[in-house]
């Protein structure tokens, strides 16, 4: 620098569910809990897709595909 994620280390994120708050909602936050994840990091006018509304122009979702960058084996 490339593939692979069977194995290794040190870690790190946290679905559901419950409680508290924010919002018309989708959907966030903060707690509690791990279903899981090698990118579940980051990016949401600007690739696609889905969902909300006081519906045509605002908004939400990166744990939907996607870009971007990276950790540790192993070739």
């Nucleotide at each position: 620098u490339c593939a692979u994620g069977c194995c290794c280390a040190a870690g790190c994120c946290a679905a559901a569910u419950c409680c508290g708050g924010a919002g018309c909602g989708a959907u966030c936050c903060g707690g509690u809990g791990a279903c899981g994840g090698a990118a579940a990091a980051c990016u949401a006018c600007a690739g696609g897709g889905u969902c909300u509304c006081c519906u045509c122009g605002a908004g939400a979702c990166a744990g939907c595909c996607a870009g971007u960058u990276g950790c540790c084996a192993u070739g």